[in-house]
Molecule: RNase P RNA; transfer RNA
Organism: Candidatus Krumholzibacteriia bacterium
RNA sequence: GGAGUUGAGCAGACGGCCGCGUGCGGCUUCGCGCCGCCCGAGGAAAGUCCGAGCACCGCAGGGCAAGAUGCUGGAUAACGUCCAGGGGGAGCGAUCCCACGGAAAGUGCCACAGAGAACAGACCGCCUAAGCGGAUUCGUCCGCCGGCAAGGGUGAAACGGUGGGGUAAGAGCCCACCGCCUCUUCGGUGACGAAGAGGGCACGGUAAACCCCAUCUGGUGCAAGACCAAAUAGGGGAGGAUGCGGCGGCCCGUCGCGUUACACUCCCGGGUAGGUUGCUGGAGCGCCUGGGUAACUGGGCGCCUAGACAAAUGGUCGUCGCCGACGCUGCCGCGAGGCGGCGGCGGUACAGAACUCGGCUUAUGAGCAACUCCGGCU
RNA sequence: GCGCCCAUAGCUCAACUGGAUAGAGCGUUUGGCUACGGACCAAGAGGUUGGGGGUUCGAAUCCUCCUGGGCGCACCA
Numbered sequence: 001g002g003a004g005u006u007g008a009g010c011a012g013a014c015g016g017c018c019g020c021g022u023g024c025g026g027c028u029u030c031g032c033g034c035c036g037c038c039c040g041a042g043g044a045a046a047g048u049c050c051g052a053g054c055a056c057c058g059c060a061g062g063g064c065a066a067g068a069u070g071c072u073g074g075a076u077a078a079c080g081u082c083c084a085g086g087g088g089g090a091g092c093g094a095u096c097c098c099a100c101g102g103a104a105a106g107u108g109c110c111a112c113a114g115a116g117a118a119c120a121g122a123c124c125g126c127c128u129a130a131g132c133g134g135a136u137u138c139g140u141c142c143g144c145c146g147g148c149a150a151g152g153g154u155g156a157a158a159c160g161g162u163g164g165g166g167u168a169a170g171a172g173c174c175c176a177c178c179g180c181c182u183c184u185u186c187g188g189u190g191a192c193g194a195a196g197a198g199g200g201c202a203c204g205g206u207a208a209a210c211c212c213c214a215u216c217u218g219g220u221g222c223a224a225g226a227c228c229a230a231a232u233a234g235g236g237g238a239g240g241a242u243g244c245g246g247c248g249g250c251c252c253g254u255c256g257c258g259u260u261a262c263a264c265u266c267c268c269g270g271g272u273a274g275g276u277u278g279c280u281g282g283a284g285c286g287c288c289u290g291g292g293u294a295a296c297u298g299g300g301c302g303c304c305u306a307g308a309c310a311a312a313u314g315g316u317c318g319u320c321g322c323c324g325a326c327g328c329u330g331c332c333g334c335g336a337g338g339c340g341g342c343g344g345c346g347g348u349a350c351a352g353a354a355c356u357c358g359g360c361u362u363a364u365g366a367g368c369a370a371c372u373c374c375g376g377c378u
Numbered sequence: 379g380c381g382c383c384c385a386u387a388g389c390u391c392a393a394c395u396g397g398a399u400a401g402a403g404c405g406u407u408u409g410g411c412u413a414c415g416g417a418c419c420a421a422g423a424g425g426u427u428g429g430g431g432g433u434u435c436g437a438a439u440c441c442u443c444c445u446g447g448g449c450g451c452a453c454c455a
Stems, first nucleotide, its partner, number of pairs: 001374007010365001012320007020040002023037005042350001046361002049359005054221004061252004066217005071085005086100001087098004101212002106210002108206003123152002125148003131144005160178006179201001180199008225277004235268005243257004270454003284303008321348004326343007379451007388404004397435001406422005428444005
């Protein structure tokens, strides 16, 4: 100098002028009009993908179904999140990635190609030891019956791999190493690891196919819900008897209304588009300190940090900051070049609370720190 | 704000139990027929299946993250 990895933060600053929204105070011609003061978006406020709080459904109970998750241990209110570890994979490396239970419970599927695609298969090929037939120059040759999964070829995948022995040719047929399976011992809370012994190999892939196993989940969401006010036509139709509804999967259970009708439910039609509350002080933030490898957590002290409803949080000017290329220029160096200074110009992201938190994912700017690899110079 | 659904040729739709060239109609292009045009006949073009990533031997189809579009949900009697 180039290429890259990871982490913790930041989200321009100050001032003037104009402006917006809650709240408080004052003035008031009572018009929520004017003046003053305080406060006023984010790391993702986003996607709404998970998990909770909270509220209602009488209680939130049982079973089936459905869905989600899926190595181990821990953290947490909880989680599909996070931390630590195990195993596998990518990279020279820093480091990163993994939907990572079960395919020897069962079922399904594996197109095309290929002889054969799952308890497989002689297309090419190799062999002729044994048996039979024929030829014979008695060396052998040909055919039949057969043997062979070593080689070729097909494919994503061909029924352990490499090497040696063995054989007519071959083959775990035999042996060594590797892989696999079973058992034992040791280490570890565990996932798992290590060592030893035995087995000649049985068990292809696919579960983001059905499924099995384990664990978890009642439903609806602040348009939940509570209170007040206004207006209109409790108008028309349909449904209901071991029925309908609460209950938005079904059954049991439970509660309410019912026995020919209560707007009980649904459809059509009608009315209002108001106010208060829920609403922001919370699993809150900062600092110190104890525990823990860490996620996280105990204690102490301090702080208050938007609550709007068509919805405020902005605009502009000046000075400075940061970045970019350019122009002028100082110092160092033999040099390539390095470190600066000044000037004008351009740029300064993604984005916008709507009940609240904890995460994930996605979008996004410039800089900082640590680390890795490569090249050059000393 | 909350909940749900969809995306395939220019348009409207198939193929959604994974299987290789993704089909059909209308439209469009070229040629024929006609004096010309329509209709008709023949032939053809046109698709990264909205985009990225993953699972699988193989993805329009299964999973996931984005993008775009659509629908529903207020209260009263």